């Protein structure tokens, strides 16, 4: 002093949901709220997974429309890997 674990103590982060604001939607952002989180820190150019489908492609329709496919979109609080961190009992 590192590693692994995760008692204890400082502390940290912020799920629904509400407002306003951006986006076709996912989803993000800011503000309130706290479910929970030892990494609920970073990394979507590490690999998977999942989620929406604008524009494009196809069929349907007389058009309007609708109904398929599909990331280049979006989630790290889905999993796994990488990288970096506070403390210090067993």
């Nucleotide at each position: 002093u590192g590693a692994u674990c995760g008692a204890a103590a400082a502390g940290g982060c912020a799920a629904a949901c509400c407002u306003u604001c951006c986006g076709a939607a996912a989803g993000a952002a800011a503000g309130g709220g706290g479910c929970g989180c030892a990494a609920a820190g970073c990394u979507a150019a590490a690999g998977g997974g999942u989620c929406u489908a604008a524009a494009g492609c196809u069929c349907u329709u007389a058009a309007g429309a609708g109904a398929g496919c599909c990331a280049u979109g979006a989630c790290a609080g889905c999993c796994u890997g990488g990288c970096a961190a506070c403390c210090g009992a067993a």

Model confidence (mean pLDDT): 89 of 100.
A computed fold for a 90-nucleotide RNA from a Syntrophomonadaceae bacterium, annotated as c-di-GMP-I riboswitch aptamer.
Lineage of the source: Bacteria > Bacillati > Bacillota > Clostridia > Syntrophomonadaceae.